[in-house]
Molecule: transfer RNA
Organism: Kwoniella newhampshirensis
RNA sequence: GCGCUUGUAGUAUAGUGGUCAGUAUAUUUCGCUUCCAACGAAAUGACCUGGGUUCGAAUCCCGGCAAGCGCA
Repeated sequence: GCGCUUGUAGUAUAGUGGUCAGUAUAUUUCGCUUCCAACGAAAUGACCUGGGUUCGAAUCCCGGCAAGCGCA
């Protein structure tokens, strides 16, 4: 330099065009317990970035940024 893949809560991950972006974990609060742990309930918190297509985009297209892999 060229090609391919990936980017979603603090962390890991699901979601292939529509209804509130889901799950686990984490954190906080409450319950239970003599206390802690475990367990139960609730709350908090996210679509890398700029544009385009569309009635509607996390999802499709283009550019940028970042990470990984391959070739040279």